[in-house]
Context: one part of a larger RNA
RNA sequence: GCCGGCGAGUUACUGUAUGUAGCGAGGUUAAGGCAUGGUAGUGCCGGAGCCGAAGGGAAACCGAGUCUGAAAAGGGCGAAUAGUUACAUGUAGUAGACCCGAAGCCGAGUGAUCUAUCUAUGGCCAGGCUGAAGCUGUGGUAACACACAGUGGAGGGCCGAACGGUAGUCUGAUGAAAAAGGCACCGAUGAGCUGUGGAUAGGAGUGAAAGGCUAAACAAACUCGGAGAUAGCUGGUACUCCCCGAAAUGGCUUUAGGGUCAGCCUUACAUUAAUGUUAUGGAGGUAGAGCACUGGAUGGACUAGGGCCCUUCACCGGGUACCAAACCCAACCAAACUCCGAAUGCUAUGACACGAUGUGUAGGAGUGAGACUGUGGGCGAUAAGGUUCAUGGUCGAGAGGGAAACAGCCCAGACCGUCAGCUAAGGUCUCGAAAUCAGGCUAAGUGGGAAAGGAAGUGUGAUUGCUGAGACAGCCAGGAGGUUGGCUUAGAAGCAGCCAUACCUUGAAAGAGUGCGUAACAGCUCACUGGUCGAGUAGUCAUGCGCCGACAAUGUAACGGGGCUUAAGUCUGAUACCGAAGCUGCGGACUUUACGGAUUUAUCCGUGGAGUGGUAGGGGAGCAUUCUUUGAGCUUAUGAAGGUGUGUUGUGAGACAUGCUGGAGGCAGAAGAAGAGAGUAUGCCGGC
Numbered sequence: 001g002c003c004g005g006c007g008a009g010u011u012a013c014u015g016u017a018u019g020u021a022g023c024g025a026g027g028u029u030a031a032g033g034c035a036u037g038g039u040a041g042u043g044c045c046g047g048a049g050c051c052g053a054a055g056g057g058a059a060a061c062c063g064a065g066u067c068u069g070a071a072a073a074g075g076g077c078g079a080a081u082a083g084u085u086a087c088a089u090g091u092a093g094u095a096g097a098c099c100c101g102a103a104g105c106c107g108a109g110u111g112a113u114c115u116a117u118c119u120a121u122g123g124c125c126a127g128g129c130u131g132a133a134g135c136u137g138u139g140g141u142a143a144c145a146c147a148c149a150g151u152g153g154a155g156g157g158c159c160g161a162a163c164g165g166u167a168g169u170c171u172g173a174u175g176a177a178a179a180a181g182g183c184a185c186c187g188a189u190g191a192g193c194u195g196u197g198g199a200u201a202g203g204a205g206u207g208a209a210a211g212g213c214u215a216a217a218c219a220a221a222c223u224c225g226g227a228g229a230u231a232g233c234u235g236g237u238a239c240u241c242c243c244c245g246a247a248a249u250g251g252c253u254u255u256a257g258g259g260u261c262a263g264c265c266u267u268a269c270a271u272u273a274a275u276g277u278u279a280u281g282g283a284g285g286u287a288g289a290g291c292a293c294u295g296g297a298u299g300g301a302c303u304a305g306g307g308c309c310c311u312u313c314a315c316c317g318g319g320u321a322c323c324a325a326a327c328c329c330a331a332c333c334a335a336a337c338u339c340c341g342a343a344u345g346c347u348a349u350g351a352c353a354c355g356a357u358g359u360g361u362a363g364g365a366g367u368g369a370g371a372c373u374g375u376g377g378g379c380g381a382u383a384a385g386g387u388u389c390a391u392g393g394u395c396g397a398g399a400g401g402g403a404a405a406c407a408g409c410c411c412a413g414a415c416c417g418u419c420a421g422c423u424a425a426g427g428u429c430u431c432g433a434a435a436u437c438a439g440g441c442u443a444a445g446u447g448g449g450a451a452a453g454g455a456a457g458u459g460u461g462a463u464u465g466c467u468g469a470g471a472c473a474g475c476c477a478g479g480a481g482g483u484u485g486g487c488u489u490a491g492a493a494g495c496a497g498c499c500a501u502a503c504c505u506u507g508a509a510a511g512a513g514u515g516c517g518u519a520a521c522a523g524c525u526c527a528c529u530g531g532u533c534g535a536g537u538a539g540u541c542a543u544g545c546g547c548c549g550a551c552a553a554u555g556u557a558a559c560g561g562g563g564c565u566u567a568a569g570u571c572u573g574a575u576a577c578c579g580a581a582g583c584u585g586c587g588g589a590c591u592u593u594a595c596g597g598a599u600u601u602a603u604c605c606g607u608g609g610a611g612u613g614g615u616a617g618g619g620g621a622g623c624a625u626u627c628u629u630u631g632a633g634c635u636u637a638u639g640a641a642g643g644u645g646u647g648u649u650g651u652g653a654g655a656c657a658u659g660c661u662g663g664a665g666g667c668a669g670a671a672g673a674a675g676a677g678a679g680u681a682u683g684c685c686g687g688c
Base pairs, nucleotide, nucleotide: 001688002687003686004685005684006683011095012094013093014092015091016090017089018088019087020086021085022084023083026051027050028049032045033044034043035042036041055062056061065077066076067075068074098236099235101233105226106225107224108223109222110221116200117199118198119197120196121195122194123193124192125190127159128158129157130155134151135150136149137148138147139146163187164186165185168183169182170181171180202218204214205213206212239622240621241620242619243618244617249262250261251260252259253258263367264366265364266363267362268361269360270359271358275353276352277351278350279349280348281347282346288340289338290337294334295333296332298330299329300328303324305323306322307320308319309318310317370395371394372393373392374391375390376389377388378387379386400411401410402409415588416587417586418585420584421583422582426578427577428576429562430561431560435575436574437573438572439571440570441569447564453548454547457545458544459543460542461541462540463539464538465537466536474532475531476530477529478528480505481504482503485499486498487497511526515524516523589612590611591610592609593608594607595606596605597604598603623677625674626673627672628671629670630669633667634666635665642661643660644659645658646657647656648655649654
């Protein structure tokens, strides 16, 4: 892991609600007893007791009233009757109370054969090196001291086996091993290692101290017991069909992943209030707008005050391209501004529409982690698949079609069947069901990712100049004189700089000069003019579609792919088609309701209407298993149950028949009682 078996809302008592049955202003017995063959049972006694028929008050007490009170007031609680017993079911309480699961706490014991320390008594440490004190001798001293040589053999001394250890690294990791092996390493006469016996223990021991060790798991050992500790936590909780169907919110909470009350669901009974539209009223201060208030804020005008400058011995006075209150003008800003002010929403009344919701009482819940998306806000950075409110939607609990794939987006709400039809969103070249027509645009594969910004891309519209009295572009020619304007300067001549530049003359035109250039001149060129040519040309604005801006990590990879260019892109218009579990057709099932009929009234039939997605959860109806009664019945060796196939049948759980196997029990109908249904609990046991 698979298969098989086992495996979780039980039982007792006490409430409460509903149903059924009995009796009914009453209902009912408990223990116990008697009868019976009986300790299983049944029948009969047994009225103790309990509930109800009267309440109010703390009580005395009074009583359909009573309490409060001074009160015949008011108010509170009562009265104008239905209960009670049994059984069944739902649910609550007390008990382990649906099942499994702690870490832990306490008690009584068992452990020092591991290990820690101690204790008694034993054992062990190859070999080599060094050479302390002391001593002896010699030298030396006044005597010591001291020096040298020898001797000696100290040391938690040195090197290094046994023995003990473990700082490093490699291997090992379902190991050879529940801690080892290899290499190299450390101690190795000592605080050394070791044998045997003994001592100390659970809040206790022992500890050269690491919370270490106390029998392979120690911040409190192990065994048994209290014990089914407790677990607001995790997991699991078993057959079918039918009806309805949530919540993830508010208040409070040592509360925040738990509760309690309310909200939302369901069931029964009562009631018909609900909802929508419209009309007419009502409250309101949002969006917007505004500046009348409160504040903010820009420019101007006007003008206190101040700064600065001038003047003055001082006072006075003067100036001001400085700062600036108030007032005025213009133009603005505001969640905590409002002279104003919607749409919605809310609410009242009437009418209409629609059928069926709303409300109350009672029984049962679940939920109280929500998610994304549209809209209006707060927080954040007008960040987040962020967070927090409000208001809709969807998911949650919703399948189907579309969005390539894709809970929350778009379309649409799946009772069942059907090889019938019509549509929605979205699509119609191909993968892949279905398309054509007409008119534009795009050339970028834009489409099929992106901004500020940039650009004679291209289409459309508007507008302003010039233009057959010849424009625009090109080409030919002119572009002069006073004058080298004045100043400055070494020089400054159109062209370093300053001043003037609407100076004059000639002229078709020509600046006291647009640029290049020179040291300065010169030179080239432009403006401007004529000729040539012969028809448009030069701007500005708006707008459609494009272009650049445009860089990421395995591989095209930013249309799902192929592929697409008067389109298979895009805009406009038209007409078709495809397309879903939507709608329709046909057949069927169930629920509910109205009417009609029947009837053993709790039921059935017919016709019409409405309905049948569904998690938590509520309600209803059934199937199957084991046992009991009916039952001294039925069935069974002419083959029971069980096993394994087949067929038939029911909406389903299932049922029936039958082949083979099996070899002795099984059971209809009607009732009753439960150890009453398994795939999941890292479930338990067994087999493989």
A computed fold for a 688-nucleotide part of an RNA from a Deltaproteobacteria bacterium, annotated as large-subunit ribosomal RNA, domain II. Its mean pLDDT, the model's own confidence on a scale to 100, is 83. Lineage of the source: Bacteria > Pseudomonadati > Myxococcota > Myxococcia.